[in-house]
RNA sequence: GAUUAUUAAGGGCAAACUUGCUGAAAAGCAAGGACGCAAAGCCACAGGGUCUAAUGUUCGCAAGAACGAUGACAGCCUGGCUGCCGAA
Numbered sequence: 001g002a003u004u005a006u007u008a009a010g011g012g013c014a015a016a017c018u019u020g021c022u023g024a025a026a027a028g029c030a031a032g033g034a035c036g037c038a039a040a041g042c043c044a045c046a047g048g049g050u051c052u053a054a055u056g057u058u059c060g061c062a063a064g065a066a067c068g069a070u071g072a073c074a075g076c077c078u079g080g081c082u083g084c085c086g087a088a
Base pairs, nucleotide, nucleotide: 012037013036017032018031019030020029021028022027035075041081042080043079046078047077048076049073050072051071056067057066058065059064
C1' cells in the first nucleotide's frame, strides 16, 4: 500500500412508539426512543414497485363513488454517484 465488514477498537445512522410543528393525505421536520443498518450517505428527471388522492375529470338530485401524480417512500428491489476509522 491492497484485500477482507462474520469475530477488535473509535466514531456514525436510527424502525416502531410518544410529543410538537407542517401537510388534503401519504408523509416530512424537531425532540425523546432503539428495531435494525457497512453505505440506513446522496440521486424519485435511471427503471420497476409501493402509499396517498388535494386540484382536476367522469358518474350521481344529493350524500358520495370511480379515475388520476404533478405529492411521497433511497429503511422495497435493481442501478448511478460519493465515502470515515481500522485490530488480527